[in-house]
Context: one part of a larger RNA
Parts: sequence; C1' cells; structure tokens
RNA sequence: AGACGGGGACUCACCCAAGCGGUGGACCAUGUGGCUUAAUCCGACGAUACGCGUAAACCUUACCAGGGCUUGACACCCCAAUGAAAAUUCUCUGAAAGGAGAAUGUUCCACAAGGACAAUGGGGCAGGUGUUGCAUGGCUGUCGUCAGCUCGUGCCGUGAGGUGUUCCCUUAAGUGGGGUAACGAGCGCAACCCUCGUCCUAUGUUUUAUGUGUCAUAGGAGACUGCCGGAGACAAUUCGGAGGAAGGUGAGGACGACGCCAAGUCGGCAUGGCCCUUUGAUGCCCUGGGCUGCACACAUGGUACAAUGGCCGGUACAAUGGGUUGCCACACGGUAACGUGGAGCUAAUCCCUAAAACCGGUCUCAGUCCGGAUUGAGGUCUGCAACUUGACCUCAUGAAGUUGGAAUCGCUAGUAACCGCGGAUCAGCACGCCGCGGUGAAUACGGUCCUGAGUCUUGUACU
Repeated sequence: AGACGGGGACUCACCCAAGCGGUGGACCAUGUGGCUUAAUCCGACGAUACGCGUAAACCUUACCAGGGCUUGACACCCCAAUGAAAAUUCUCUGAAAGGAGAAUGUUCCACAAGGACAAUGGGGCAGGUGUUGCAUGGCUGUCGUCAGCUCGUGCCGUGAGGUGUUCCCUUAAGUGGGGUAACGAGCGCAACCCUCGUCCUAUGUUUUAUGUGUCAUAGGAGACUGCCGGAGACAAUUCGGAGGAAGGUGAGGACGACGCCAAGUCGGCAUGGCCCUUUGAUGCCCUGGGCUGCACACAUGGUACAAUGGCCGGUACAAUGGGUUGCCACACGGUAACGUGGAGCUAAUCCCUAAAACCGGUCUCAGUCCGGAUUGAGGUCUGCAACUUGACCUCAUGAAGUUGGAAUCGCUAGUAACCGCGGAUCAGCACGCCGCGGUGAAUACGGUCCUGAGUCUUGUACU
C1' cells in the first nucleotide's frame, strides 16, 4: 500500500421489513447428473452451468455398426499421355455410396506445335468438430450502470509511498457548492443517440361524402429548479406551490471505467505449437442406428387441485409483426383436424387477426359437469420416408392431485398478477425464447436483523 475481521461510523440496493404472486408436494414438458448402451457425440458446473451453445425422423451429426474412396467432397500449381471443350442417356451389380460397362453428341482459337477445358496417372499438397481457452486474437459472463480508476507538475517523506481523491453540506452519481499544499487533466457519471407521452406546421399512398385527419411520415416547440414561498452558509441543494400533457434524471432502451475470477469459448470464426494422414485415416462418401434409451436425483417451466370457477349459447374491443415455392377471405364437403373450389394481395389497400372481459342459461361443493395424465381405436397434414421418433383431430378411457415440510424465488406502477397475439428457427413440429398489446392491484412505518456494495477509520502473526 492492499486484503481480511463473528471491529467502528456514515450511506446505498426488492437486501430485510410491509405486501402480492410463486417454487419446494401431484402429473407432464425441457435441460442436467447418474445408470444403461455398439453409440447414447461434445462443451457449460456456486453466485456467473443445468428451456445454456441447440427446434436431432433423413440431412443437421461431430457418435456407433456395416459398406466403400485415397491427390481425395473442396483450393492452387507442375509434369506426362488422352479427348475439341461442355453436356446427355442407358445397362449390370448394390441398401446406398461405390464398382463394371455401353451409347449419343459435336469439331472452338489455330491448322505444325501450342492455348482453353475435362477426366486419367504421377508430384507439390489438400483435409481433420483431433489436442492445448494454462500459448493466443476476437467475442462474452460477473462484480456492476456499482462510482469509482488514474495521470502531469508541485509539495511532504531516507524510502515504499502519500497528497490531489481527505474534511463540511449535498446528489442517483469523485453530482455540485464550500474549505484545503495543492493546481489542473484523463477514463468513467451526466449529457449528446433511439422509443414513448403533449402541442404546432407541412404533406396525404391508404382512409374519408369532403384539402376529413383518429392516423402516418417529416420538421419544429416544450422542462431549465425557469417562476413563487419556506429552509440553508447570501451557496450547492432541499421541501411545498403555481402553471403545465409532462416536474425536479418525465418513463424505457442503447451505452458497461481501471481491473478481478490463468472465469467461458481452439465445436461460430481466426490462429501458434503438437498430433493423424499410400491403407483397418483422427480425412471423405453412403445405408441403418444413436443424440429421444430409464430403478433414480436435481434445475427451469406448463397444467391443475376448482364456484373470483367449469360447461353451453350470444356478443364486443388490440398492438407488434409476417406474407408470392407465400398469407389465404368467401363458398361447399367433413363432428373435427382438414380437403375441394376460389377472390384479393409483391401489401397503411388483401390476408393471417384475439383471448380474458360482458350478457343469458346450467352445475351447488362432490375426486364432481373439477382435473386432465395414461391407454385403446379410427383419422388429418407435412415430408422420399413419421417403426425406433412428428404435430394435430374425433370417439372411448379417465390416473395423481383437495393448495404443498424444512427451505426458497420474483416484483415498487401501467409494475406484479391474469389474458391472449406475433416473430425467429422452420417442409413439419414451441409448455422454450424474443417481442406485442388487453385487464390491472397491494404495500413500502422504517433500517434492529440477513445478504451484497461504497467512503472514512481501526486491528493484524496474511500478501
């Protein structure tokens, strides 16, 4: 100087408290461990791994079994000999890949060689999701959007170093004011950027009866403690008020200092070293299987246990987005999934397109008209192909479950909770993820305690 303390003072944070809803019990889904397996590819492991990389039928795919190839699936160059080049078709064998064979087709520049291109042989080489994240780049998590981390000159100290950055007030903030052997400066904070909320102006494809403007696009205005009062040190600031759509950072996002964890990633990519590669390859191709395996354990979710509810009928109201190998109105068939016709739309024009809510009826507290797992049968769709192993529909079946031990998580406002919708991935497949709107609360006295953090200080046998 740090780090640490079951030392101290001050301060902060959904940290506690006050509340609301969950997890932990049930069933199912997903991930992980374990077990099993020919293989169940690999990575990630407290916080900071475990609905994570990552929507696995084939492909993906890296794993396993079997079959095949060896200048190779891919790139560039050289040599030799062949054929105009390219391209196309067929036969046999085979699970395919591969192997063996046949045919068609032309006559480019040049007309001697040669060039371009292709396959063949040979040679340089390719290839590797093989290894090392403790050799690395790049990117990322975390402390933490916490308020810190430093430098120049000066001054103090023998020196390591200190000072500045401590102190008082204040702030979300090393934010600002005052003071001060310091004076300045840099990276951070804030602001500059984007979205939302109000108004004005312009424009008007869609919209509209209309130059109508809910709306959309673009440009501007507006909020600055600016005004008033109290407190304060005449300050910074703070408390209250006015006006205002909005008030003291208006709300949200993007943005993450010096550094820590030899944190994560050689399997996104790049890359040093090492290793495998004329034969049973750690390379490449193919078929099938596996990644989905199930005494069990954990994690994250979904659905419930019901009457603030279930079922039936009626009837409203969105936003974000997406759409031509696509979205599909409407009509008809089918109980339905869906099918058959078929209009519109390359989209503010057409389509995807709501649910909870509301109105009426029924059920009356029961393992039920709750709950829907599981299983049987029949179907629909995608796709070369749904056995392993897809989603959906109908009928039947109707399990556990009556609010969950110790423990534990999230959230302070258009938030939590409840409700549905869209998108990416995608042929098909979403209870996950990323977004969107609808309905819409309760509580916060406070800082004793738990956890984490900041500043100063104190102790130390630690560095």